[in-house]
């Protein structure tokens, strides 16, 4: 330098055009003499940034940034 994949809640991930979810963690409650465990509930996100297409974008297109992988070059 070229190509590919990925970026979504504190963490690990799902969802791939039609109001954003699961598990763990956090908080509250139940249970217990108490803690843990278990059970129920609550909160938490401008879906990496920008632009475009669309009635509608996490999802499609372009671009930038970051992360990972592959290839090439190194006279």
């Nucleotide at each position: 330098g070229c190509c590919c994949a990925c970026a979504u809640a504190g963490c690990a991930c799902a969802g791939c055009g039609g109001u954003a979810g699961u598990g763990c963690a956090a908080c509250c409650g139940a249970u217990u003499u108490g803690u843990a465990a278990u059970c129920g509930g609550u909160a938490g996100g401008u879906c990496g940034g920008g632009a475009g297409u669309u009635c509608a974008a996490u999802c499609c297109u372009c671009u930038c940034u970051g992360u990972g992988g592959g290839c090439a070059c190194c006279a």